[in-house]
Context: one part of a larger RNA
RNA sequence: GGCGUAAGGUGGAUGCCUUGGCUCUCAGAGGCGAUGAAGGACGCGAUAGGCUGCGAUAAGCCGCGGGGAGGAGCAUAAUAUCCUGUGAUCCGCGGAUUUCCGAAUGGGGCAACCCGGCUGGUUGAAGACCAGUCACCCGAAAGGGAGCAAACCCAGGGAACUGAAACAUCUAAGUACCUGGAGGAAAAGAAAACAAAACAGUGAUCCCCCCAGUAGUGGCGAGCGAACAGGGGACAGCCCAAACCGGGGGCGUUUAGGCGCAACCGGGGUUGUAGGACCACAACGUGGACUGUAGAUACAUAGUGGAACCCUUCUGGAAAGUUGGACCAUAGCGGGUGAUAGUCCCGUACACGGCAUGUAUCUGCUACCUAGUGGUAUCCUGAGUAAGGCGGGACACGUGAGAUCCUGUCUGAAUCCGGCGGAACCAUCCGCCAAGGCUAAAUACUGCUGAGAGACCGAUAGCGAACCAGUACUGCGAAGGAAAGGUGAAAAGCACCUCGAACAGAGGAGUGAAAUAGACCCUGAAACCUUGCGCCUACAAGCGGUCGGAGUCCCUUCGGGGAUGACGGCGUGCCUUUUGCAUAAUGAGCCUACGAGUUGCUCGUCACUGGCAAGGUUAAGGGCUUCAAGCCCGCAGCCGAAGCGAAAGCAAGUCUUAACAGGGCGCAUAGUCAGUGGCGGCAGACGCGAAACCUGAGUGAUCUAACCAUGGCCAGGAUGAAGUCCCGGUAACACGGGAUGGAGGUCCGAACUGGUAGACGUUGAAAAGUCUUCGGAUGAGCUGUGGUUAGGGGUGAAAGGCUUAUCAAACUGGGAGAUAGCUCGUACUCUCCGAAAUGCAUUUAGGUGCAGCCUCGGACGUACUGUUGUGGAGGUAGAGCUACUGAUCGGGCUAGGGGGCUUCAUCGCCUACCAAACCCGGACAAACUCCGAAUGCCACAACACGAUAUCCGGGAGUGAGCGCGCGGGUGCUAAGGUCCGUGCGCGAGAGGGAAAUAACCCAGACCAUCGGCUAAGGUCCCCAAGUGUGUGCUAAGUUGAUCUAACGAGGUCGGACUGCAUUGACAGCUAGGAUGUUGGCUUGGAAGCAGCCAUUCAUUUAAAGAGUGCGUAACAGCUCACUAGUCGAGCGGUCCGGCAUGGAUAAUGAUCGGGCAUCAAGCAUACCACCGAAGCUGUGGGCUCCGUAAGGAGCGGUAGGAGAGCAUUCCGGUCUGCGUUGAAGGUGUGUCGUGAGGCAUGCUGGAGCGUCCGGAAAAGAAAAUGUAGGCAUAAGUAACGAUAAGGCAUGUGAAAAACAUGCCCGCCGAUAGACCAAGGUUUCCUGAUCAACGUUAAUCGGAUCAGGGUUAGUCGGGUCCUAAGGUGUAGCCGAACGGCGAAGCUGAUGGACAUCUGGUCAAUAUUCCAGAACCGACGUGCAUUGCGAUGGGGUGACGAAGGAGUGAACGGUCUCCGUACUGACGGAUAUGUACGGUAAAGGGUGUAGGUAUAGCGCUGGCAGGAAAAUCCACCGGUGUUGCUGAAACCCGACAGUAACGUGAAGCUUCGGCCGAUCGUAUUGACCUUAAUCAGACUUCCGAGAAAAACCUCUAAGCUCCAGAUACACGCCGCCCGUACCGCAAACCGACACAGGUGGUCAAGGAGAGUAUCCUGAGGCGCUC
Repeated sequence: GGCGUAAGGUGGAUGCCUUGGCUCUCAGAGGCGAUGAAGGACGCGAUAGGCUGCGAUAAGCCGCGGGGAGGAGCAUAAUAUCCUGUGAUCCGCGGAUUUCCGAAUGGGGCAACCCGGCUGGUUGAAGACCAGUCACCCGAAAGGGAGCAAACCCAGGGAACUGAAACAUCUAAGUACCUGGAGGAAAAGAAAACAAAACAGUGAUCCCCCCAGUAGUGGCGAGCGAACAGGGGACAGCCCAAACCGGGGGCGUUUAGGCGCAACCGGGGUUGUAGGACCACAACGUGGACUGUAGAUACAUAGUGGAACCCUUCUGGAAAGUUGGACCAUAGCGGGUGAUAGUCCCGUACACGGCAUGUAUCUGCUACCUAGUGGUAUCCUGAGUAAGGCGGGACACGUGAGAUCCUGUCUGAAUCCGGCGGAACCAUCCGCCAAGGCUAAAUACUGCUGAGAGACCGAUAGCGAACCAGUACUGCGAAGGAAAGGUGAAAAGCACCUCGAACAGAGGAGUGAAAUAGACCCUGAAACCUUGCGCCUACAAGCGGUCGGAGUCCCUUCGGGGAUGACGGCGUGCCUUUUGCAUAAUGAGCCUACGAGUUGCUCGUCACUGGCAAGGUUAAGGGCUUCAAGCCCGCAGCCGAAGCGAAAGCAAGUCUUAACAGGGCGCAUAGUCAGUGGCGGCAGACGCGAAACCUGAGUGAUCUAACCAUGGCCAGGAUGAAGUCCCGGUAACACGGGAUGGAGGUCCGAACUGGUAGACGUUGAAAAGUCUUCGGAUGAGCUGUGGUUAGGGGUGAAAGGCUUAUCAAACUGGGAGAUAGCUCGUACUCUCCGAAAUGCAUUUAGGUGCAGCCUCGGACGUACUGUUGUGGAGGUAGAGCUACUGAUCGGGCUAGGGGGCUUCAUCGCCUACCAAACCCGGACAAACUCCGAAUGCCACAACACGAUAUCCGGGAGUGAGCGCGCGGGUGCUAAGGUCCGUGCGCGAGAGGGAAAUAACCCAGACCAUCGGCUAAGGUCCCCAAGUGUGUGCUAAGUUGAUCUAACGAGGUCGGACUGCAUUGACAGCUAGGAUGUUGGCUUGGAAGCAGCCAUUCAUUUAAAGAGUGCGUAACAGCUCACUAGUCGAGCGGUCCGGCAUGGAUAAUGAUCGGGCAUCAAGCAUACCACCGAAGCUGUGGGCUCCGUAAGGAGCGGUAGGAGAGCAUUCCGGUCUGCGUUGAAGGUGUGUCGUGAGGCAUGCUGGAGCGUCCGGAAAAGAAAAUGUAGGCAUAAGUAACGAUAAGGCAUGUGAAAAACAUGCCCGCCGAUAGACCAAGGUUUCCUGAUCAACGUUAAUCGGAUCAGGGUUAGUCGGGUCCUAAGGUGUAGCCGAACGGCGAAGCUGAUGGACAUCUGGUCAAUAUUCCAGAACCGACGUGCAUUGCGAUGGGGUGACGAAGGAGUGAACGGUCUCCGUACUGACGGAUAUGUACGGUAAAGGGUGUAGGUAUAGCGCUGGCAGGAAAAUCCACCGGUGUUGCUGAAACCCGACAGUAACGUGAAGCUUCGGCCGAUCGUAUUGACCUUAAUCAGACUUCCGAGAAAAACCUCUAAGCUCCAGAUACACGCCGCCCGUACCGCAAACCGACACAGGUGGUCAAGGAGAGUAUCCUGAGGCGCUC
C1' cells in the first nucleotide's frame, strides 16, 4: 500500500413530520384619500436591540356589550413595580388622541428638514413658545377635484422577433407596451334593425351552445374566418330638441300706445299602421328602475348551552393500543392529549343570544317620473348633417363587382307628395325613420374578508420567501436577489468533581424510556478522512476484472461456508458521434439530491373495448339532491341512411357523347356515441443553448467626450520681438549703432500633465501597474466645484474613439419559453421481428416529400423462391474487318503534288520526297459489326419448400455509408482516390485463425456442462497438437505469412540439344612460336602492334597472324593465337527450369510475434496421426411459433416496430391486515425469480406502514463544458503585497521576533511632517475580551463587549445676494402623457459679513475657562434732526502678461541677555562651548509708497435717469490739495509663557513617577524676501459675470407722533455642522490593495532652484 471486516469522524441524503405554499369552490366586499390616503421617517416599555401594537393621552385613553380569574404582546428567565369580584387581562362595536414626511397644500427644499405672514394666547420690548389659519384648479356660492390601488372594462397611440421553411403584400396583432378615463362591474342597448324573395316571419342589448372551420377572404400562399336562423341564460323600457302657449331684466325700432328679435326659464311633446302641435271630447288614477324617514324581520361583526367510561386486563417511560364489559349518537367532521380516543380536552349535530354599528328584504308615509278617443286645413319632427369625389381606417372580407360604418380634404341635399336600408347599380316589393340623450339583469375579474375543498407540494419540493425576505448582498441607477425548518412527552437544558491559561474543550457524576436525543441536538446514507484486526504485498508492467488456484485465517450442524489470493489463462473503460473509435475525436474530479415526449382542444385519423343500431347521440341550460359527486330532463344541432355532374339537373343511377356504344364514379347497405391506446394538427409541445430584433418620453455624463458658469495652479534658469530714448545718417524718409523694453501656441527644466522605448509583472502588489528612459510644461495648458447634451441618440483636433472595468449602436425590465433544417442530452427489465445509407424531386445537397427497404393488424390462400427440363427475346465477352464506319504499319502499283533536268515555249525524262485509290502482308475501336457465347431475364411444366408473395390499413426508421472480389468509367491500367454495375461482408456480428488488426479465411453466439468430433489454421519452446514418414532443394539465417524490378553474375540443382575426348580431350607444366620482311604507302621515324591500303600473300614447318596484348623515339624485349611433349578421363558450348545472389537508402533500439532453427523448426512434394471455434454433436433446462396431440422448427442484432412485465408516489375498495412485544428509513446476512426486483432475518431507528383488486401519474439517471450542496486532488506545494532594518534589556502574560517602556541602529524630510475641503460615519477616548477578523503569533488593534466623548452672536452653512443651470405664473406649442417659457423663485464653485491671546480634558475648543474685544436687534435716557422704497443714481465691478518699489513674518549672521558646562591623555578659563531669548485681536497714530485726465469742495444751467429728486448724468464757472495707505510706534501687556533651577502633597515594584509653589530672560544691527500696500503701476489684444450688502436721492405717506443720526446704560442674540481619518489601513479601487484623490504651510547646509544629496521639527522601520 491492497482486499475484507469492525468501530468512528465528516457530511446532511433518506424516511417520518408541517407552522408555509399551490389550485379551486361558495359567500362577502369591490375601494381608500384635503375630516390628509397608500407608503414611510422618528418616537412610545421599569430595564428594550428586533418584530408586533400604538402616537407626546404613544404595547395605549373613554363608553357600551361579551366574558369571569388571573393578568402587564412575540418573550421566556431573573428582578423590580403594579392591575384585578368596585370585574382586570382578553373579545366585539362606537368614540378620543393620532409627532414629522408623503397628493403634501403658507414659502423653500438634497422626503421625514429649513424659513415665514396673519389672528389669538403666555411673558417682559426685542427674542422665545403654544393654538388656529394662509397652495392650485373648477364653481356666483354651497361645494367639488387632485394622489394611491391586483385583475377585469372603454378609449387615444402602437412594435418587433416570429410564420410564410428566403422575403416585400400578408402573419405575429390591434397582441406586448405607453397614455387618458370609469365602475363594482365596464361596454352595448329600445331599429333610418334583421329577414324573406311572391308578399313568410322576428322584434333593444349582452352572454352561453350551435350554425361552422361552413359562407367567404387570401403573394387564393402561409393563414384569417363570419353572419342569419335554431336552443338557452337574463329580461324593461324611457327622456329631450322642435311645432304651440306663457314668462322674458338684454337688444332693435317706434306714431312712445306699442311692435319685433335673441339668450334663458316654465308648460306642452317624443313617433313610422307615422306621431305631435292645432281643434273637439274624455280622465285624477295606475305603474315605476326609489329621495328621505320610521318600523319590522333576517344576516354579519363578540358569544352561550351542548350526549356518552376520571370502566377494566396486559405491555409500556407514557394507553388512546390490547383484553373484557358498558354507554351516547340530529353529535363516528376535525384537532389535541406522553403510541392509534364517538364517550379525557377543544369542538361537532342541534338549539339559543345581542348594547351598538352595518347590509338586505318588506311595510307605511314622502320626493320624482308616468296615460285615452276622434278630426286633418296649416305648422313641427335633430344641416355644413345625409350623400358624393379623392386619401385612409373599421367591418371575417387584403379595392375587389364591394354594399355597410368612421372621417383628413373638397363639395353638398331633401322636409312626409319626404328620407334610409334590403351586398355595385336600376325597377318592383318588403323593412325602417339618421344626423340628441338615459337605461337594471344575465357577462368579465379577485389585491381583500369569512367558511371550506384537493387521486396538489412536503424544505434542492411548494410562492423568490414555512425561519424577522423582497431581507442579507450586488449595482451610480433602473434593477437584480439568495441561503437558512425538526432536542425531548416534559428543560427534567448536565448540580458537583477532575484535566486545562480558560466562561474553549474533554472525562466522570446526575436527569431522562433513550444523551451515538446535549442544544452544530430526530433518522443520519454516499463521497471523503481515520483507527483496530485477518489475509496479501519489496524482480514486478498494470482498463485491475474474470476463469482456475496453492497457502494462511475465521465459522461449522463436520456435510460445508466465509475472508484473503502466491502462481497461471484470457482480456485496449463508459457515453456520444461516426463508413469506421482503446483511440492521441466529444463529455464526465467524486458522491448525494434535482434534471427532458407532458398537458389542453365539440380538431382529425386508425385500432381495441363497450352501449344502441337504419339509426346513433345530446350541447348550452334546467330540475331533484345526501350538493364541485350522482340521477333525470333538455333532439337546437351533428354524423349516418344516395349518388353522379363544373353546373342546371337527374337519381340506383349519373356524367361524358350524336349514341340505347364504350368508359369514369357509384348501387347490391352499417353506422353512431363513449372510454382507452397509437399517430397527426393547433398551442413553447421532449429538455437546455444563441448571436440578434422590437418596446418602456425606462435608467445612466459619480468613468469618459464636448460645452456652460465660477474658482485655483504652473520652482528656477535662458533668449531678447515691437515700441521708446540717444547717437550716426537722409532734402525728408529709409537705414545703421548703443541703450531701454519685455513680446512669444519661444528655449532648458521641477511641480503638474502625458505615456516614447525597454525590462519586470501576466493564478499580478495592480481586471493596465512598477522601474529605468522619454514628450509638453504662459498655453489650442492643467485642474476643483456646480451644471447641460442620452442610445440610431449624444459627444468626437476623427481612433468607429468615448458614452460608469460594457460600444459598428450602452445598461435594465418587458414582448419571451423569440427562432435555431444546428450541437448536446433524454433515466427500469424481459420476449419476437428487424432496416437504410438507394431512385425521383427540391434556393436542394449534413434538411424534407413520394417511392424503396422494417414492423404490427387484417384480407387472400401458394400466387413467392430454388432445381431440372422445354421454349423464347437480346448484341455483352470474345472475335472479325476486300462485311460497313473510322483509324493504322511495311511493301507494291500508281493518279495528284513538290523537287531536279531539258525547251523560246510545249512535249518530255528522272526522283532512297509527300501521297488518294487499288493490290499483298500485318494489325486497332466505349459511341465499328459479316459474326457471337457463358451468365442473367421472360414464359410454361415437374419436383422441393409451406418460413414466402400480393393487397388494404396503423407505426416507423433510413435517404453521410464503407471494405473486399469480379465487370467497367475517371485518374498515371496512382491512391486506404472517385463514380457506376454485380456479389459477399462490416455497418447492426460475438466465436476460431491472420502476433496485435470493422471488412480477409473459417464460422452465424437462447442458457448450463472440467463430454465428443471437426473448419480455417496449426503440431521445437513460449502455446493445445509430430523434434512425423518418404523424396528432393536452399547456405542466402534466404527463409521461418508485408513488398520489389530492369539489369548483372563460371552460386548451385535439374532437364533438353550440341561439340571435343584413351587415335589421349580440357586445365596446368616444359619447349617452340620462324622466313620473304623493316609487306606497301605515309612519316623525321612507322620494323606485327600512330595511321592508310589489301585476293593480309607466300615460304619453312609439329606449329607460328604481313600479327592478341604489354612495351620502344624507332628498334629491341615480354606474351598471345597456334604446335609438340608431359599428364590420363572426361572437357566445353547453347537453351529451358528450381532455389539462392547483387541491385536493396530514413530518421530514439533492434527483431521472423519472440526464443531460436540449417539432411531444418526453411522451401517443394506425397502420405499418416493429432490439436483446433460460441460450428456440429451428447446431456440437462428456458422461451417463441406451428400442431388436437405426438412432435417439429426457431431464439446475434443498431435505427425502428410489436408484446409482456418490475419498481416508485397518490386515490378507491379490500384483508373487519401489520405496528412501542417496535412502522418507515438506514446497515448487514440468507433466500427466491430469466430480469427489472421480491421475501425472511440480525443490528440501528422510534411512529407509522403494507397485501390483493382496480384507478391516476411531477413515475425509474452515468453522461446534457447539466443545476445545487458536500468532499477530494494538486499540497502541507505556490504565496504571506514595495529590499527604509533591525538589535538588546526590562515588564506583562499560559505563551512574546511583532504588545508596553528604555537604550542603540536605520528610513522620510516640497514629505512617509502639519492644516483645510470632499468622502467616510463613531473608526475618537477609557476599561474589559481574543472565538472570528488581522495573509503568521498576539497579552496588541481601525476587531469584539461596555461606558464616555463633539459646547460658538463673531469659524463654515441657513435666517442676505446673485451665475450657469433648474423650476415656473402669464403666455405659446403638442394624439395623450407632455415640451417650451417674460416675471418671480431656486441655485456657490463667486459677492457681502462682527474675536483674539493664553489656559484646560483620557477624549472638544477662535465653541469651555481667564483676560481683552467687536457686531446687530430691542428698551430707556440725553442731544440733534426731514424722515421715508420692492423706485432713481453711485458704488460693488472684475482680462492677460510684465517689471520696479515698499517691506513684515519665516529664516540666517553678529552683538547683547539668561541658564548650564568647563570633562577620560594633553591643551584652553576667555573674545570659550551648548541650549534658549515668545507675544494676538482690538484701540490710537496716519508714515513710506501710489495717484494730478486724480481727489475733495462751492456754484449756474438742464429737455436724460419710464413718476419725483436737493442724487446721478450732461454743458459751464470756480476754489482747494487732498484721497488712498502697508509697515513702524504707543496702549493692549504689573497678564501669560519657554528653557533651567527649586521641589510641597500624592503614588511606588523603593529604582523612581507625578509635579503644586517660588525664582531667573526677552537688547541692537545687517542680509534675504513671492505677505501687505495692490481693485496699484506699465504694456498688450482675444477687450475681460451678476445681484445684494453699502452710500445717496426723492414718491406715496407722516410731519406733536412715527422715523433718522450720535452717545451712554440695560437687555437679547435662533437653527445646522464641530469627535476621528483625511495622498490614507478609516475616501474611490471586492482586500489593512506598490494605483487614484482638490487647496494651504514649507526649516538648515551645498545649490539658480520646490532639482538633487545629507539633516531639523515631526513621523516612521511598511503585520510573518